[in-house]
Predicted 3D model of a 94-nucleotide RNA (c-di-GMP-I riboswitch aptamer) from a Thermoleophilia bacterium. It was read from a public genome assembly, where an Rfam model found it. The coordinates come from a structure-prediction model, not an experiment, and the mean pLDDT is 80.

RNA sequence: AAGGUGAAAGGGCAAACCACUCGCAAGGGUGGGACGCAAAGCUACAGGACCAGAUGAGACAGAUGUAGUCUCAUUGGUUGGCUGGGCCGCCACC
Repeated sequence: AAGGUGAAAGGGCAAACCACUCGCAAGGGUGGGACGCAAAGCUACAGGACCAGAUGAGACAGAUGUAGUCUCAUUGGUUGGCUGGGCCGCCACC
C1' cells in the first nucleotide's frame, strides 16, 4: 500500500417515542431518548417504496356554485436506517 475479517478495547452513529420547529404531505431540522448499525459516513445515478402542492383528463355527487370528493397521468418532491452503483474513511486482527 492492496485485499479480507469484525472476538475484544477506545471512539462513533442513533430507530420508535416525546418536546419545539419547517413542510399541503411523504418527510426534514434541533434537543431528549436507544431499537439497532462496521460504513446507520456522503451521493437520488439505476431499481423499489412513499407523498400530492401545481397542471391536465376521467368518474361521482351536486345543480350553475366554476367550487367539492375520488382515480389516473404529467410534473415536482421524500427516503442513503430498502437494494444496487459511485466517492471517501476510524480502530483492531489476518
Annotation: Lineage of the source: Bacteria > Bacillati > Actinomycetota > Thermoleophilia. It matches the Rfam family "c-di-GMP-I riboswitch aptamer". Rfam 15.1 lists 5,092 matches to the family in 1,772 species. Its family is annotated with cyclic-di-GMP binding in the Gene Ontology.